[in-house]
RNA sequence: GGCAGGGUAGCUCAGAUGGUUAGAGCGCGGGACUCAUAAGCCCGAGGUCGAGAGUUCGAUCCUCUCCCCUGCUA
Numbered sequence: 001g002g003c004a005g006g007g008u009a010g011c012u013c014a015g016a017u018g019g020u021u022a023g024a025g026c027g028c029g030g031g032a033c034u035c036a037u038a039a040g041c042c043c044g045a046g047g048u049c050g051a052g053a054g055u056u057c058g059a060u061c062c063u064c065u066c067c068c069c070u071g072c073u074a
Base pairs, nucleotide, nucleotide: 001073002072003071004070005069006068007067010026011025012024013023019057028044029043030042031041050066051065052064053063054062
């Protein structure tokens, strides 16, 4: 350089054929329980969906450009 895959919560990842509310686990905060702690239980906060543009009535999702990560290849 070429090809392929990926970028969504602090971390690991889901996400439908474009529309209804963007979710799970872990973590974090609070509560209840306990003599106390842990585990388990209940509740909650936390997201410009990598950046920009285009298409569309409407984009996390489709198209283009760029940035970053991983693998293969020369």